A computed fold for a 464-nucleotide part of an RNA from an uncultured bacterium, annotated as small-subunit ribosomal RNA, 3' major domain.
The full RNA is in RNAcentral, with records from Greengenes.
The prediction has a mean pLDDT of 83.
Rfam family: Bacterial small subunit ribosomal RNA.
Context: one part of a larger RNA
Parts: sequence; C1' cells; structure tokens
RNA sequence: UGGCGGGGACUCGCACAAGCGGUGGAGCGUGUGGUUUAAUUCGACAGUAAGCGAAGAACCUUACCAGGGUUUGACAUCCCGCGAAAGCCUAGGAAACUAGGCCGUGCCGUAAGGAACGCGGUGACAGGUGCUGCACGGCUGUCGACAGCUCGUGCUGUGAAGUGUACGGUUAAGUCCGCAAACGAGCGAAACCCCUAUCUUGUGUUGAAUUUUUCACAAGAGACUGCCUCAUUUAAUGGGGAGGAAGGCGGGGACGACGUCUAGUCAGCGUGGCUCUUACACCCUGGGCGACACACGCGCUACAAUGCCAUGGACAAAGGGUUGCUAAACCGUGAGGUGGAGCCAAUCCCAUCAAAACAUGGCCCAGUUCGGAUUGAAGGCUGAAACUCGCCUUCAUGAAGUUGGAAUCGCUAGUAACCGUGGGUCAGCCAUACCACGGUGAAUACGUUCUCGAGUCUUGCACA
Repeated sequence: UGGCGGGGACUCGCACAAGCGGUGGAGCGUGUGGUUUAAUUCGACAGUAAGCGAAGAACCUUACCAGGGUUUGACAUCCCGCGAAAGCCUAGGAAACUAGGCCGUGCCGUAAGGAACGCGGUGACAGGUGCUGCACGGCUGUCGACAGCUCGUGCUGUGAAGUGUACGGUUAAGUCCGCAAACGAGCGAAACCCCUAUCUUGUGUUGAAUUUUUCACAAGAGACUGCCUCAUUUAAUGGGGAGGAAGGCGGGGACGACGUCUAGUCAGCGUGGCUCUUACACCCUGGGCGACACACGCGCUACAAUGCCAUGGACAAAGGGUUGCUAAACCGUGAGGUGGAGCCAAUCCCAUCAAAACAUGGCCCAGUUCGGAUUGAAGGCUGAAACUCGCCUUCAUGAAGUUGGAAUCGCUAGUAACCGUGGGUCAGCCAUACCACGGUGAAUACGUUCUCGAGUCUUGCACA
C1' cells in the first nucleotide's frame, strides 16, 4: 500500500421488511446431467451454464455413426493436353458415381492464339468444425448504472508512499458548497444523441366526408429550483407553494471508467504453434443429434363459480407482404380447397367484432358443462420424401390434478398481475421460446435490527 475480520461508524440497492403474483406438488413443452447407444456431434457449469451458441435438426443443415465411394481432391493459384460451355439419352447403382452414345458452336483476334467454361494429367499445393481461449486478435458476460480510477506540478516523508481524493454539509453521483499544502487536469457521473408526454408554425398524398381538429412528416417553443416562502453557514442543498401538459434526473432507451474473474469463445470470423495428408480431407445413401429407470433448471396448461360454456355485439398499437400478402364469391362441420380482385402498399392484403371487458341465458360445487394428457378412427397442408421424426382439423377417448414440504423467484406505477396482437428465423414446423406492441390495471414500503451485495472513513492482523 492492499487484502481480510462471525471489528466499529455512516450510507445505498426490490437487499430485508410491507404487499401482489409465482416456482418447488400434477400433466405437457424445452434445455441440462446421468444412463443407454454404432452414433446419441461439439461447446457453456455458483452468482456470471442449463427455451444458452440454435432468429426454426424430416433430407439439407451436420460437425456424429454405419455402409458405399474419391485421392491435386467439394474450393484457390500456376503448368500441359483435349474439347466451347451448356443440353439430352442408354445401362448398372440406394445415391455418389462408373461405362457408353447423341447434339452442336458462341466472344475477342487478320492469323497464331487468347478469355470464361468443361474433361483428363503432373506436381507445387489445396483441405481439416483436428488440439491448444493457459500463445493471441476481435467480440462478450460479470462486479455495475456501482462512484469510483488516475495524472502533472507543488508540499511532507531516508524510503515504500502520502497529500490532492481527508473533514463539515449535500447529492442519484469524487454532484456541488465550505474548509484545508495543496493548485489544476484527465477517464468515468452529468450533459450532448434517440423515443415519449404539451403547445406553436409549415406542408399535406393514399390519411380526417367537411372546417376548428384527429393523424402523418418537418422545424421550433417549453422546465431552469426560473418565481414565492421556510430551514441551513449569506453557500451548496432540502421542505412546502404558485403557475404549468409536465417539477426538481418528467418517463424510457442508447451509452458501461481503471480494472477483476489465467471468466467465455480456436465451432461465427481472423490467427501463432502443434498435428493428419489414399486421411483427422472430400462425396453420397441411411441412421443419429428426437433414445429413457432417473435427477435438476426454465416455461405452458390447469386444479375452477372473480369460473366454464353458448349467443350477441364494442374499443387498440406496432409490424409484415412480389419466389410475397392474398380480398369478394362459392364448396366443406372444420383444417382447408376453388377462385382470382387489389397491392412493390398511410391506398390493397395479412386482419373479421384483437382478446380480456360488457349484455343475456345455462351450469350449482361434483373429479363436474372443471381439466385437458393419452389413445383410436377419418381427413387437410407443406415438401422428391412426414416410419424413425412435422403442423393442423373433425369425431370418439377422457389420465394426473381439489392450490402444492423444506426451500425459493420477480415486481415500487401505467409497474406487478391478467388479456390478446405482430415480427424475425422459416417450404413446413415441434414457438408454450425470443424480440416487440398495445388493452384492463392494483396492493404496499413502519423502518434499516436482521439476510445478501456494494461504497466511504476508521481499527486489528501471525496474510501478500
């Protein structure tokens, strides 16, 4: 100087407390461990792994396994020979591929030849999702939106170092003020950026039937403790008030200091070294990544009456669409089919009344008109192809489950909870995931003793 303490003082955080809703019990979905397997590819492991990489595993993807094949190679550059390329057919084969045949000539150049492209050959080389994240770059998580981390000069100390950065107030903040051997400065905090709440002005198509206006786009205004009052040290600041759409950081986002975890990633990419080279490379068919005594994580659906069912009929926002979104009409109980209008979209479509809410009726506390797992049958759709292993519909079947032990998680306001909507990936989809959008809309916070984490000062130490 740091680190640590079941030392101290002060302070903060959904950290506890006060509340609301869950998880832990059930069924199912998904990830992981384990086990199994020819293979169940690999990585990630307290917090900071486990609906994570994966914003889509039937083939492909795919890295794994079995079998069938190739060896200058699926891909790049160079050299030689032949031929334009392309296209088509036959035989064998699961395919990859092998053997053979048909057709027929483009571009530049006067020609020789050349540029693409295909086939064959030679060797230099290619290739490796093989190893090392304890060799690295880049990127990322975490402490942590925490308030810290440093420097120059000066001063103090033999020196390591200290001071500055302590102390008294104050703040979300090393924020600001006062004081002080310090005076300044930098990286952080704040501000600058974006969205949102109010108003003004301008422009309005496809948006509002019309105008004030709604809406869209753009430019501005507005909030600064500016005003009043009280407290404090005349300061910083705090309490209350006025005006105001908004009040003391208005709400949200982007933005993450010096560093820590020899944190994560050689499988996104790049890359040193090592290693394989008729194989650890490459192609194909099929299988596997989807197994199942079990254990854990994250979710979905429920156990019902603040509910379920039937009927009626309101009110959104934000998105996506040309290999696309697909209307009306018709067929079908339905998934869907036929159909083809419109739309490169403020125009048309997805998309109708979004659902919860509301109104009327039924159910009467029951394993039920709760719950929907499982299974049978019949269909629909995508796709060469749904057996392993897709989604959806209809009929039938109706399992566990009556609120969940110890324990444990989230949330302080348009939040939690409940309700639906859209998007990416995507042929389709195992999405109950993720990312966004709106609708309805609470309760509680006495307080800081305790739990966890953190900050500042201080103290002890046999630790560095």